Predicted 3D model of an 82-nucleotide RNA (c-di-GMP-I riboswitch aptamer) from a marine sediment metagenome. RNAcentral holds the sequence, with entries from MGnify. It matches the Rfam family "c-di-GMP-I riboswitch aptamer". Rfam describes the family as follows. GEMM was predicted in a large-scale screen for bacterial structured RNA regulatory elements. The model forms 95% of the base pairs in the Rfam consensus. Model confidence (mean pLDDT): 86 of 100.

[in-house]
RNA sequence: AAAAGGCAAACCAUUCGAAAGGGUGGGGCGCAAAACUCGAGAACCUUAGUUCGCGAAAGCGAGAAGGUAGUCAGUUGCCGAA
Numbered sequence: 001a002a003a004a005g006g007c008a009a010a011c012c013a014u015u016c017g018a019a020a021g022g023g024u025g026g027g028g029c030g031c032a033a034a035a036c037u038c039g040a041g042a043a044c045c046u047u048a049g050u051u052c053g054c055g056a057a058a059g060c061g062a063g064a065a066g067g068u069a070g071u072c073a074g075u076u077g078c079c080g081a082a
Stems, first nucleotide, its partner, number of pairs: 006031002011026006029070001035075003041072002043068005051062004
């Protein structure tokens, strides 16, 4: 570069969730890892209930919990002109 394939963004329908966001179906923006991995690392997003601090209160901040792997990253991997 080919070949065989794979996945599936936005959006729509439906469903779960407080939310971020997830599932299913349609749909294809794109992806050589758009495979797997979230008390292995970093980053970002959410805040219903609960914990701590501040406040007269509204509320604010932090923790904690949840989420994004198509944010980086870690691990593994198809083909074969090279």